Source information
Predicted 3D model of a 75-nucleotide RNA (c-di-GMP-I riboswitch aptamer) from a Candidatus Bipolaricaulota bacterium. Of the family's consensus pairs, 94% are formed in the model. The source organism's lineage runs through Bacteria, Bacteria candidate phyla and Candidatus Bipolaricaulota. Rfam family: c-di-GMP-I riboswitch aptamer. Rfam's curators write: GEMM was predicted in a large-scale screen for bacterial structured RNA regulatory elements. Its mean pLDDT, the model's own confidence on a scale to 100, is 80.
């Protein structure tokens, strides 16, 4: 450097659901919770789905693909 990956270790994260707040809404933030995740880290780049004060503006990255970065182990 490349490939493979819960085999080991240190860990990290946090679906559904509940409470509070924000938003017209999709949804988001904080707290709890812990199904799971080897990128379930970041990026709306493409597709897709959804919302609306609808022909435009938004939301979803734990829907699929892509880009960038990253721990450990083995080869």
């Nucleotide at each position: 450097c490349u490939u493979u990956g819960c085999u080991c270790a240190g860990g990290g994260u946090g679906a559904a659901c509940c409470c509070u707040c924000u938003g017209c809404g999709a949804a988001g933030a904080g707290g709890g919770g812990u199904u799971g995740c080897a990128a379930a880290g970041c990026c709306g780049c493409g597709g897709g789905u959804c919302u609306c004060c609808c022909c435009g503006a938004g939301a979803c990255g734990a829907c699929c693909g892509g880009g960038c970065u990253g721990c450990c182990a083995a080869a």